[in-house]
RNA sequence: CGAGUCGGUCAGGCGAUCGCUCUCCGGUCGUGGUUACACGCCCGGGGGGAGGAAAGUCCGGGCUCCGCAGGGCAGAGUGCCAGGUAACGCCUGGGGGGCGAAAGCCUACGGAAAGUGCAACAGAAAGUAUACCGCCCGACCACUCACCUCAUCGCUGUCGCGCUCACGCGGCGUGGCAGCGAUGAGGUGAGUGGUCGGGUAAGGGUGAAAUGGUGCGGUAAGAGCGCACCGCGCGCCUGGUAACAGGCGUGGCGAUGGUAAACCCCACUCGGAGCAAGACCAAAUAGGAAUCCGCCAGCUGUGGCCCGCAGUGGAUUCGGGUAGGUCGCUACAGGCAGGUGGUGACACCUGUCGCAGAUGAAUGAUCGUCCACGACAGAACCCGGCUUAUCGACCGGCUCACUCU
Numbered sequence: 001c002g003a004g005u006c007g008g009u010c011a012g013g014c015g016a017u018c019g020c021u022c023u024c025c026g027g028u029c030g031u032g033g034u035u036a037c038a039c040g041c042c043c044g045g046g047g048g049g050a051g052g053a054a055a056g057u058c059c060g061g062g063c064u065c066c067g068c069a070g071g072g073c074a075g076a077g078u079g080c081c082a083g084g085u086a087a088c089g090c091c092u093g094g095g096g097g098g099c100g101a102a103a104g105c106c107u108a109c110g111g112a113a114a115g116u117g118c119a120a121c122a123g124a125a126a127g128u129a130u131a132c133c134g135c136c137c138g139a140c141c142a143c144u145c146a147c148c149u150c151a152u153c154g155c156u157g158u159c160g161c162g163c164u165c166a167c168g169c170g171g172c173g174u175g176g177c178a179g180c181g182a183u184g185a186g187g188u189g190a191g192u193g194g195u196c197g198g199g200u201a202a203g204g205g206u207g208a209a210a211u212g213g214u215g216c217g218g219u220a221a222g223a224g225c226g227c228a229c230c231g232c233g234c235g236c237c238u239g240g241u242a243a244c245a246g247g248c249g250u251g252g253c254g255a256u257g258g259u260a261a262a263c264c265c266c267a268c269u270c271g272g273a274g275c276a277a278g279a280c281c282a283a284a285u286a287g288g289a290a291u292c293c294g295c296c297a298g299c300u301g302u303g304g305c306c307c308g309c310a311g312u313g314g315a316u317u318c319g320g321g322u323a324g325g326u327c328g329c330u331a332c333a334g335g336c337a338g339g340u341g342g343u344g345a346c347a348c349c350u351g352u353c354g355c356a357g358a359u360g361a362a363u364g365a366u367c368g369u370c371c372a373c374g375a376c377a378g379a380a381c382c383c384g385g386c387u388u389a390u391c392g393a394c395c396g397g398c399u400c401a402c403u404c405u
Base pairs, nucleotide, nucleotide: 002400003399004398005397006396007395008394009393010392012370013369014368015367016366017365018364020049021048022047023046024045025044026043027042029040030039031038032037051376055387056386058385059384060383061382062381063274064273065272066271070307071306072305073304075270076269077268078267079266080094081093082092083091084090095109096107097106098105099104110265111264115263116262117259118258132204133203134200135199136198137197138196139195140194141193142192143191144190145189146188147187148186149185150184151183152182153181154180155179156178157177158176159175160174161173162172163171164170212230213229214228215227216226217225231253232251233250234249235248236247237246238245239244278327279326280325281324288318289317290316291315292314293313298312299311300310301309332354334353335352336351337350338349339348340347341346
């Protein structure tokens, strides 16, 4: 100095004027009341007044009410280990796997030997499956080549015999041997092609994936067929609370694949409804009428079904009153500071602070100024999380590259 990555803070500031809302104090007036006092309008003063997500309503609770809060089934949720927490599907720290050069990031991470299902097309075959091309062996057929043997023919050489001749050469015929060539037959070997049978899954092809992987040996050709290393199963040891990691031994090993965010199996957890919950006060009416059914039935009892338990007539139609106020409503699993313990989430101790409570819904308008020129966006019982949206500014840790010292 650049890039990357992780964590934290802020959420326009300041001033002036007017306005809104809550609370406290004081005062005038009014009402009730024996005093004290209570309530209401108004006036004055002090203090407070939307978020990091207030959003989504996705989880978990506090709180309120119903239910004997009991049992079971179905259903739903979570899914590595250990901690934190009121609790969780959250957080922290570890382990396995994946990505990244690294710092770091992601993880729907129990089980495929309980069972069922699925994988288009391609491919011979998609799971105790399988032979398309290919490789090897054997048999048969055809062709080619080589060699050997035999037969025939021809040629040459030699020897023998016979004939002829000038009784010499030579010529003719015939026989044996040797060599060469041709043809045919038989045999052997090799090669090529075809058919059939057997062996094979190493090589090739198809596919996302093909029956453990690599190498060496072996084999007719191959294969864990054998061996070495890795992988897998089993057993043991060491470290760790554990997930798991490492080591040793053993077995040639179908652990025969993949998929459970498919059904399923396993482990753990689970009443429900919700502040429009609910409590109180005041006021009003009609504790209403009719019809049908019924009484060991049925109905009701806060997700569904069954059992139990508790209560009780049920259904339908017509008709009537109220929907006003107060509480709940903000002091809490609270914030901040310091200390102690812990790797950490967090826990404990001490001190300190009180930080919105509207209800047709409160914080708005104007001016000046600064600046980073303000995005996403407004509480409605409260809290702990997760997820989503988002303009910018600042601070810090770590990783890597470059330069200088």